[in-house]
RNA sequence: GGGCGUUUAGCUCAGCGGGAGAGCACUCGGUUUACACCCGAGCGGUCACUGGUUCGAUCCCAGUAACGCCCA
Numbered sequence: 001g002g003g004c005g006u007u008u009a010g011c012u013c014a015g016c017g018g019g020a021g022a023g024c025a026c027u028c029g030g031u032u033u034a035c036a037c038c039c040g041a042g043c044g045g046u047c048a049c050u051g052g053u054u055c056g057a058u059c060c061c062a063g064u065a066a067c068g069c070c071c072a
Base pairs, nucleotide, nucleotide: 001071002070003069004068005067006066007065010024011023012022013021018055026042027041028040029039030038048064049063050062051061052060
């Protein structure tokens, strides 16, 4: 320098154009003498950034950035 992939909650990850989700973590309550386990509820997001397509974008397109792999 060229090609490809990934980027979504604190962490690990789903989500094939219309309601942003799960598990773990955290908080509160129940349970217990107490803790843990378990049960219930809750909190937590600029979907990396900019622009475009569309009635409508996490999703499609272009560019940028970070990280990873391959080639030279």
RNAcentral holds the sequence, with entries from ENA, MGnify and Rfam. This is a predicted structure of a 72-nucleotide RNA (transfer RNA) from Jatrophihabitans sp. Its mean pLDDT, the model's own confidence on a scale to 100, is 84. Rfam family: tRNA. Rfam classes the family as a transfer RNA. Gene Ontology term of the family: triplet codon-amino acid adaptor activity. The same sequence occurs in records of 3 taxa.